[in-house]
Molecule: small-subunit ribosomal RNA
Organism: uncultured bacterium
RNA sequence: GAUGAACGCUGGCGGCGUGCCUAAUACAUGCAAGUCGAGCGAGGGGGGCAGCAAUGCCCUUCGAGCGGCGUACGGGUGAGUAACACGUUGGGAACCUGCCCCCUUGACCGGAAUACCCGAAGGAAACUUCGGCUAAUGCCGGAUAUGGCGCCUAGACAUAAGUCUUCGCGCUGAAAGGCUGCCUUACAGCAGCGCAUCGGGAUGGACCUGCGGCGGAUUAGCUAGUUGGCGGGACAAUAGCCCACCAAGGCGAGGAUCCGUAGCCGAACUGAGAGGUUAAUCGGCCACAUUGGAACUGAGAUACGGUCCAAACUCCUACGGGAGGCAGCAGUAGGGAGUAUUCGGCAAUGGGGGGAACCCUGACCGAGCAACGCCGCGUGAGCGAUGAAAGGCUUCGGCCUGUAAAGCUCUGUGACAGGGGACGAAUGGCGCCUUCAGGAAAUGGGGGGCGCUCGACGGUACUCUGUUAGAAAGCUACGGCUAACUACGUGCCAGCAGCCGCGGUAAUACGUAGGUAGCAAGCGUUAUCCGGAAUUAUUGGGCGUAAAGAGUGAGCAGGCGGCCUGCUAAGUCCGAAGUCAAAUGCCGUGGCUUAACCACGGUUCGCUUCGGAAACUGGCGGGCUAGAGUGCGGGAGAGGCAGAUGGAACUCCGAAUGUAGCGGUGAAAUGCACAGAUAUUCGGAAGAACACCAGUGGCGAAGGCGGUCUGCCAGCCCGAUACUGACGCUCAGUCACGAAAGCGUGGGGAGCAAAUAGGCUUAGAUACCCUAGUAGUCCACGCCGUAAACGUUGAGAACCAGAUGCCGGGUUAGAAGCUCGGCGUCAAAGCAAACGCAUUAAGUUCUCCGCCUGGGUACUACGUUCGCAAGAAUAAAACUUAAAGGAAUUGACGGGGACCCGCACAAGCAGUGGAGCAUGUGGUUUAAUUCGACGCUACGCGAAAAACCUUACCAGGGUUUGACAUCCCGCCUAAGACCGUGGAAACACGGGGAUAACAGGCGGCGAAAGGUGGUGCAUGGUUGUCGUCAGCUCGUGUCGUGAGAUGUUGGGUCAAGUCCCAAAACGAGCGCAACCCUUGCCCUCAGUUGCCACCAGGUGAAGCUGGGCACUCUGGCGGGACCGCCGGCGACAAGCCGGAGGAAGGCGGGGACGACGUCAAGUCAUCACGGCCCUUAUGUCCUGGGCCACACACGUGCUACAAUGGCCGGUACAGAGCGAGGCGGAGCCGGAAGGCCGAGCGGACCGCAGAAAGCCGGCCACAGUACGGACUGGGGUCUGCAACCCGACCCCACGAAGUUGGAAUCGCUAGUAAUCGCGCAUCAGCAUGGCGCGGUGAAUACGUUCCCGGGCCUUGUACACACCGCCCGUCAAGCCAUGGAAGUUGGGGGUACCUGAAGUCCGUAACCGUAAGGAGCGGCCUAGGGUAAAACCAGUGACUGGGGCU
Repeated sequence: GAUGAACGCUGGCGGCGUGCCUAAUACAUGCAAGUCGAGCGAGGGGGGCAGCAAUGCCCUUCGAGCGGCGUACGGGUGAGUAACACGUUGGGAACCUGCCCCCUUGACCGGAAUACCCGAAGGAAACUUCGGCUAAUGCCGGAUAUGGCGCCUAGACAUAAGUCUUCGCGCUGAAAGGCUGCCUUACAGCAGCGCAUCGGGAUGGACCUGCGGCGGAUUAGCUAGUUGGCGGGACAAUAGCCCACCAAGGCGAGGAUCCGUAGCCGAACUGAGAGGUUAAUCGGCCACAUUGGAACUGAGAUACGGUCCAAACUCCUACGGGAGGCAGCAGUAGGGAGUAUUCGGCAAUGGGGGGAACCCUGACCGAGCAACGCCGCGUGAGCGAUGAAAGGCUUCGGCCUGUAAAGCUCUGUGACAGGGGACGAAUGGCGCCUUCAGGAAAUGGGGGGCGCUCGACGGUACUCUGUUAGAAAGCUACGGCUAACUACGUGCCAGCAGCCGCGGUAAUACGUAGGUAGCAAGCGUUAUCCGGAAUUAUUGGGCGUAAAGAGUGAGCAGGCGGCCUGCUAAGUCCGAAGUCAAAUGCCGUGGCUUAACCACGGUUCGCUUCGGAAACUGGCGGGCUAGAGUGCGGGAGAGGCAGAUGGAACUCCGAAUGUAGCGGUGAAAUGCACAGAUAUUCGGAAGAACACCAGUGGCGAAGGCGGUCUGCCAGCCCGAUACUGACGCUCAGUCACGAAAGCGUGGGGAGCAAAUAGGCUUAGAUACCCUAGUAGUCCACGCCGUAAACGUUGAGAACCAGAUGCCGGGUUAGAAGCUCGGCGUCAAAGCAAACGCAUUAAGUUCUCCGCCUGGGUACUACGUUCGCAAGAAUAAAACUUAAAGGAAUUGACGGGGACCCGCACAAGCAGUGGAGCAUGUGGUUUAAUUCGACGCUACGCGAAAAACCUUACCAGGGUUUGACAUCCCGCCUAAGACCGUGGAAACACGGGGAUAACAGGCGGCGAAAGGUGGUGCAUGGUUGUCGUCAGCUCGUGUCGUGAGAUGUUGGGUCAAGUCCCAAAACGAGCGCAACCCUUGCCCUCAGUUGCCACCAGGUGAAGCUGGGCACUCUGGCGGGACCGCCGGCGACAAGCCGGAGGAAGGCGGGGACGACGUCAAGUCAUCACGGCCCUUAUGUCCUGGGCCACACACGUGCUACAAUGGCCGGUACAGAGCGAGGCGGAGCCGGAAGGCCGAGCGGACCGCAGAAAGCCGGCCACAGUACGGACUGGGGUCUGCAACCCGACCCCACGAAGUUGGAAUCGCUAGUAAUCGCGCAUCAGCAUGGCGCGGUGAAUACGUUCCCGGGCCUUGUACACACCGCCCGUCAAGCCAUGGAAGUUGGGGGUACCUGAAGUCCGUAACCGUAAGGAGCGGCCUAGGGUAAAACCAGUGACUGGGGCU
């Protein structure tokens, strides 16, 4: 885009079309084919005349029957049919043709019946039988005829048969002179219609024929009247169409036969076209008429509304018998997603009958129903902004719907009412008039004119008048493709979905709403076809790696084929002619107001015929040598087959020497060995394979081929030429070869070695490793026929830059160079998706063959062929799936590689893990044990302090504009402090009364407060971690189709992407480093509260005092270190190593500082913040409790287990801090914690403050202790409103576990670890934690193999959520389709036999008939039925096999 459509929602009008695609299922009812009295004889009705009447005659009308024509047309349907059925082209010397037209001739003489009717009989009916009468345009006989047949004569055409004309003979063969009209008394005549016949025409039909149009080869062979002949029969006619005889043919890979499917075509839809698909309506042909068979009649049928028979079904029946055939028009039932009225009319067109009027006509013309389709029209037009109301959204300002509405002014398509009112009608008929031909005239015939008459549709179309904006808009979509976005609801639910995909609390994707987009009386959906799809590729594709080259060759058919020339004319090209029905399509014009629709004119592929051309292809003939081949001379080679033969090694056997092991592995064991192995020596046997040469080498078609020699055979190369003369290339089928394994028979068997056994490893180990070991490996003969049979690259030919190596030749004295053939590598153009290929093409072309068409199912099933088997070859479908796949890119990863770092390992020291306790966590418990943090990177973490408070939790008691902020209204000058009562308190009630006015208090309504309620996966901020790791990027340029690459890689170097050099890169940014702080040395400035060298004073002692600022120190400013100097290494660089000097040496030590990013890492409970949720509660106040629980488990710590120690006494030396609601000296009290008192100090001044380890002296002697201190009892101290749950400390008493800690695991490289104490923050009080400070002060680092983490380069990848990835198979479970299967059920077709209706044909003695002939009987054929055996197809089947999805 399209449709004979259907479904959902919706629906105003008209025109033109279309309307059972399914059950060729079954049909009630009505209608669809009759007509003619001018063929015939009756009969009936009406009228007239005559007659008394019976009756007769005449006119008219109806009319059963006989007869004629029609019923073979028209109408329906698409079952069957793969066929001369259809389309197209031809053919006849092989045919028929009623009605119609033209022409010829004729129509003579006779005869016998019969229906109707009458009478009789049977039957329920349908209907039938018997007897009798009668007519014809019904039937029969004879005559005649230019016809037919046979023979014959002559001629023409044709020639394979043959046909036509003509002379003659023989045989044979017609009719209705009927009807009507005119005229007439009548006959006759005339006219018309009929009849017969010859010839011709027209129309229709039959037959033959070339070509064309479906699928399956998993259908390969089919055929007995089959193929042909001769003779006959039948027919309109040819012909095995039928029959007898004879012959053995005919068809088929260019697809016979069989199976499946199907009416064919003009055309229709689609497409740029080529093509693909379809076969409704209209038209042509065919076939069919319930199913099957058969003939009759006829011009025509094997007959839709005829006959006979059989079958199924339905109906009637009195059970004896009968009737029926909508695939005609309507209509009914059924089926189905689905398809209309039991309408009007013959007015028109057409058909049948008739002389005509006319009759008939469900053909047809119309109307009805249906948005089923196409086309046209309308649902209004103009103005109208306070941008109304309302709805929706909102950043609360506004925005959108929106000039839309309202309102004002118009119009009248339409609607309604009323009036007028068609075309389609031309003919025909009737009446009148006229003309022409013919005729004696009349009737009649041809033509013209006038009048009247005939319309189903229909009072419709159209038109006029009046009234009225009044009846008249929906559907789908809005994530991308694809035009159109927001809100709410929902919360992986409900749902959507054509593909990708949406939905798990902020959904432009679900549902609704507002808005928007698109189309519009429709809009969507579904189904189907074509297109896009170059996705079956003729036009117009491919096959190295994406699907795809057969394992290789030989080669028939087939396809294709070198140069020159002659002929031919099949292909090809040109011209002409015939045909290509109409309709349709296209172009032009015209008619309905337009369009759809309709009319007229024009236009054609192909096929056929004739004529022409001769380049090319083909055919025939002649020639050529460039393709191909043969001969001659050389050459290389693991080319093949057969025979012979050689040495090394292994194993075995014999002998000898010799002794305890051998063997084997990562390590072992099984095994062998004292019965003497292994090892060594000599001899022997057997089988298999051929080291070195050996190569990126050679040969072969491929598989493949390797000691040496010989024989036979084949291919290849080179060089000169002589010969043949296109002999060529490819190749479906076919044939041959074809590694390994495997199979059969017979040999052989050393080594090796599936299976197997044992040993080991392991969770297991039916493996890898080891010890053994059988088939097999070897030979002969025969099978198999596969492979990653690979260059994943078919064969042949030509052409298109080079460079280089090797092999075999030629040229050469030998080389070089040149040249031929072969094997490789690199590379240009070109090609290619890229990788890559590149004269050995995957380049540019030609020829031929094979093969591919998304993945899975499936190297499968079934069937068939081959095979001894194993199996091979060929080769699907159901179902399932959105990918599977190729090449390349960036990452990540690897029990890949190279290089390099880090307390990463190693080397060390001290610990943890065991004990007790402290603390955190899990778990459990609980009314609550608030919450968060969970590998490293949670767990002495948030918490630098949970008795109340904190506090978020629980219980109970209160409160509701609230504990807190702002606004509004009213009231009050007080509320409150304070006191009393009740109460656990909050609070309630009462008393009380100072200060104060932009305030404050109380009360009230609502906005609004409040929430440590949820979401850290909506967020900001902030933090951890990789990691102080050396990385992460950008601009421009260049390369690549692109993703991307380059830079950033490489060579050195560094702690460092630090620096240097190289380099299609050149630069730059964030990081590194440096700049900052601190510490180590020096100088300088300053000199109190610090210091004291010199001077002086002074004490029990003392920088205590004067004095001083030199020193220490304090804290400001500077200096100092830069590989600067020397030597070596390096590339003369960067830099590295050593040395000097120096307080310090190669970033001096420490800190602050954390790139792009990662972990949806942590935090909504610091704070902030978007949605959501609560609002007499999830807010708020209070009391008490809880966060402190305790069978357990883990983390982090403290104290220990002791003698390098504990205890007692004495004694020495810090640093950094802190202090006013504070530190608190001294003194006094207490045994102590502490208390009393209160000097000094907002601090280099006073205080905290004694530092401890250390040192000196003493006791303890290895013990659960004079170690260890838990736990418990008692007594106290302090803080605080308050130490019960639940604080710290002191004293006395008690005195647990623990004797150095399993697997495992942490920290640390120097002033570090270890060890010792001191201070501070928090804080009323509470420190084993945290943050700081100093004292004492080690050990070790060979080194980078390994563990962990990281950096850079490279490589592989099927990973990209990135190895905690991906993913395979079994098993378990559910579902789905499918193969096999004992069987079982059904179907179509064929074969054989039996039976056999109707009927044609053939035959026929008795019966009928004068005869012709008939009846009856017999025979052939045969529908159908039956029996039998097999094949094929389909359904189903316990069980079973695999497959797919989850």